Annotation: Large-subunit ribosomal RNA, domain VI from a metagenome, 246 nucleotides, folded computationally. It matches the Rfam family "Bacterial large subunit ribosomal RNA".
[in-house]
Context: one part of a larger RNA
RNA sequence: CGUUGGAGGUUUGAGAGGAUCUGACACUAGUACGAGAGGACCGUGUUGGACGGACCGCUGGUUUACCGGUUGUCCCGCCAGGGGCACAGCCGGGUAUCUACGUCCGGAUCGGAUAAGCGCUGAAAGCAUCUAAGCGCGAAGCCGGCCUCAAGAUGAGACCUCCUUAGAGGGUCGUUGUAGACGACGACGUUGAUAGGCCGCACGUGUAAAGCCGGCAACGGCAAAGCUGAGCGGUACUAAUUACCU
Numbered sequence: 001c002g003u004u005g006g007a008g009g010u011u012u013g014a015g016a017g018g019a020u021c022u023g024a025c026a027c028u029a030g031u032a033c034g035a036g037a038g039g040a041c042c043g044u045g046u047u048g049g050a051c052g053g054a055c056c057g058c059u060g061g062u063u064u065a066c067c068g069g070u071u072g073u074c075c076c077g078c079c080a081g082g083g084g085c086a087c088a089g090c091c092g093g094g095u096a097u098c099u100a101c102g103u104c105c106g107g108a109u110c111g112g113a114u115a116a117g118c119g120c121u122g123a124a125a126g127c128a129u130c131u132a133a134g135c136g137c138g139a140a141g142c143c144g145g146c147c148u149c150a151a152g153a154u155g156a157g158a159c160c161u162c163c164u165u166a167g168a169g170g171g172u173c174g175u176u177g178u179a180g181a182c183g184a185c186g187a188c189g190u191u192g193a194u195a196g197g198c199c200g201c202a203c204g205u206g207u208a209a210a211g212c213c214g215g216c217a218a219c220g221g222c223a224a225a226g227c228u229g230a231g232c233g234g235u236a237c238u239a240a241u242u243a244c245c246u
Stems, first nucleotide, its partner, number of pairs: 001152001005163007015149004021049007033038001051106005059100003066093005071086006110144003117137004169246004173189005194239003197235005204227002211222004
């Protein structure tokens, strides 16, 4: 831009893509078979491998704006307490997120038509013959079935609801994230919880500073303290003003 007003929602499915794997063990059964040695078909169950999809409750990793310990040096006048730099200085942990080494799930069952093959009936050819007429069974393969996309399927489909020259709807702009290279997509814009801040909680770290008490002191106690990114809930304090284009 089109689909011949606009918006939202629910769909049909022409067509396209994905998937299609396989082992071992046990039972049937030491049965059938076989002199024995050995040892099944069919059917059933359990558990794996590789591959694929989803997710983060568990386990593990990451976590350079979280917490703690600690070395050297410079600085905040000094003490105490801190800050900068040294690979994040080094070390011990670690939320959200993203993840696999973690967890869950998948291949199936089934229908149709067949291949090789196996048959039924059956002549030509009084017999025989699966074939010549006719009929059946039969593969991880074929067509469906399973999963995903899908009406630009210009052949542009269908259904429901609402709005509309009394200006609907869309865009610009702003706050943004379950989205993201940019567009796009989603949420919100005061009739407001969209982001930040603040409050509470959770998670993490591991008991802050100062003061007091005890101890000669190191240190211990008051103290699960203090601090705390992304998490959860709340709160208009700040910013989403006004408006413009179509």